[in-house]
Molecule: c-di-GMP-I riboswitch aptamer
Organism: Mangrovimicrobium sediminis
RNA sequence: ACCUGGAUGAGCCAAACCAGGCGUGAGCCUGGGACGGAAAGUCACGGGUCUUCCACUGCCCACACAGCGCGGAAGACGGCCGGACUACCCGA
Numbered sequence: 001a002c003c004u005g006g007a008u009g010a011g012c013c014a015a016a017c018c019a020g021g022c023g024u025g026a027g028c029c030u031g032g033g034a035c036g037g038a039a040a041g042u043c044a045c046g047g048g049u050c051u052u053c054c055a056c057u058g059c060c061c062a063c064a065c066a067g068c069g070c071g072g073a074a075g076a077c078g079g080c081c082g083g084a085c086u087a088c089c090c091g092a
Base pairs, nucleotide, nucleotide: 005090006089012037013036017032018031019030020029021028022027035079041085042084043083045082046081047080048077049076050075051074052073053072054071058068059067
């Protein structure tokens, strides 16, 4: 230097939930809080899930609304999976 391993020798992050704020929304930020994590660090490249807008007209229906489906566009999720980049300590 590289590879592999791991929660304690020291540390790091922070689920659910609560409070305040932002957003139409998925969700995000701050504080509290710990379910967990050896990359639970960063990145929307591939897949996946979710949200919104536009358009379409099929199902349902007496009709319409609503809902579901189909097409296009824009977003969210990195703690959904894969991938890329970077990285502390200890040990072999």